The part of an RNA shown here (large-subunit ribosomal RNA, domain IV) has 356 nucleotides and comes from a bacterium. It matches the Rfam family "Bacterial large subunit ribosomal RNA". Its family is annotated with ribosome and structural constituent of ribosome in the Gene Ontology.
Context: one part of a larger RNA
RNA sequence: CCUCCGUUAAGGAACUCGGCAAAUUGCUGCCGUAACUUCGGGACAAGGCAGCCCUAUGUAUCCUGAUUUUAUUGGGAUAUAUAGGGGGCACAUAAAUGGCCUGGGCGACUGUUUAACUAAAACACAGGUCCCUGCUAAAAGCGAAAGCUGAUGUAUAGGGGCUGACGCCUGCCCAAUGCUGGUCGAUCAACUGAGGCGGUGACUCUGUCUUUUAGACAGGGGAAGCCGCUGAAAGAAGUCCCAGUGAAUGGCGGCUGUAACUAUAACGGUCCUAAGGUAGCGAAGUUCCUAGGCGCUUAAUUGGCGUCGCGCAUGAAAGGCGUAACGACUCGGGCACUGUCUUAACGGAGGGCCCG
Numbered sequence: 001c002c003u004c005c006g007u008u009a010a011g012g013a014a015c016u017c018g019g020c021a022a023a024u025u026g027c028u029g030c031c032g033u034a035a036c037u038u039c040g041g042g043a044c045a046a047g048g049c050a051g052c053c054c055u056a057u058g059u060a061u062c063c064u065g066a067u068u069u070u071a072u073u074g075g076g077a078u079a080u081a082u083a084g085g086g087g088g089c090a091c092a093u094a095a096a097u098g099g100c101c102u103g104g105g106c107g108a109c110u111g112u113u114u115a116a117c118u119a120a121a122a123c124a125c126a127g128g129u130c131c132c133u134g135c136u137a138a139a140a141g142c143g144a145a146a147g148c149u150g151a152u153g154u155a156u157a158g159g160g161g162c163u164g165a166c167g168c169c170u171g172c173c174c175a176a177u178g179c180u181g182g183u184c185g186a187u188c189a190a191c192u193g194a195g196g197c198g199g200u201g202a203c204u205c206u207g208u209c210u211u212u213u214a215g216a217c218a219g220g221g222g223a224a225g226c227c228g229c230u231g232a233a234a235g236a237a238g239u240c241c242c243a244g245u246g247a248a249u250g251g252c253g254g255c256u257g258u259a260a261c262u263a264u265a266a267c268g269g270u271c272c273u274a275a276g277g278u279a280g281c282g283a284a285g286u287u288c289c290u291a292g293g294c295g296c297u298u299a300a301u302u303g304g305c306g307u308c309g310c311g312c313a314u315g316a317a318a319g320g321c322g323u324a325a326c327g328a329c330u331c332g333g334g335c336a337c338u339g340u341c342u343u344a345a346c347g348g349a350g351g352g353c354c355c356g
Base pairs, nucleotide, nucleotide: 001351002350003349004348005347006346007345008344010342011341014340019337027051028050029049030048031047036041038165052086053085054084055083056082057081058080059079060078061077062076063075064074065073066072067071087091099335100334101333102332103331104330105329106327107326111123112122127163128162129161130160131159132158133157140149141148142147166322167321168320169319171252172251173250176249177248178245179244180243181242182241185240186239187238192233195230196229197228198227199226200225203221204220205219206218207217208216209215210214253271254270255269256268257267280314281311292308293307294306295305296304297303
């Protein structure tokens, strides 16, 4: 000097991102216990008092002995109360064994999770709602298939999506996208192939040659058939089209004038839109400007709480706002307590280092 442990004057969070760590509290009985509340809780709330040993007495229950039945009385155990006494620095004497209060945020809760850096506000959840599914063979899923799950179930059932107890609620837009339904008409694939064009083509025409009843070669025309190209018409779903649908994907304006101080604008004008954000909440886990303004908290506060609101860029099941209880969650404040600190000291155990 390091690690672990113990103690500490005075102060008591001045430490630090932050009371991290440590300390405090801790058991049993009795007294007492607030806001709030879903009336269950909150609650061991908080905050107090007592506790060891001996003696006496009372009370309750039980066991047991004696005496003549009743009844009386002796001994004992357990629990409890009262009074008196005793010893110690200290009586829940060791060990084990909650610190508490308070204001916000988030998530209702118990639960689950990144085995070995994240336990949470993430996931799940009961509840809510929407969609699909009418069953020989559901919908959905696994599987080239057989077959199986769903289910030896049958819409109070099964599958999928979103939301997430409970309370109060959940506004406007169907133009786009999606889905559902409809469908005169438009468009539209394979398939069918009216017709047309080209090639080939028996045959035929012309020319040349030859061994001249004929044949060969070159060029032209060319039926049917065949081949290739093109192609009228017909042709389902879908799409266009017509409707519906938001707890479907999503979206939810701008400029400008105006009141008898000023300011502001209940009111008006105009442009655009499918419709222009309702109730709530709001510098928020969302606010850039920003350390917003005001108030409280502090001696002092980029913090916290309350309030305000033109919200850069909140907002209603990617739910909105509340909410008792709960939380190894998170952000503030306080009491108690302390070597966290002012500021270090001493002691114990182990190690390092030095000497031998």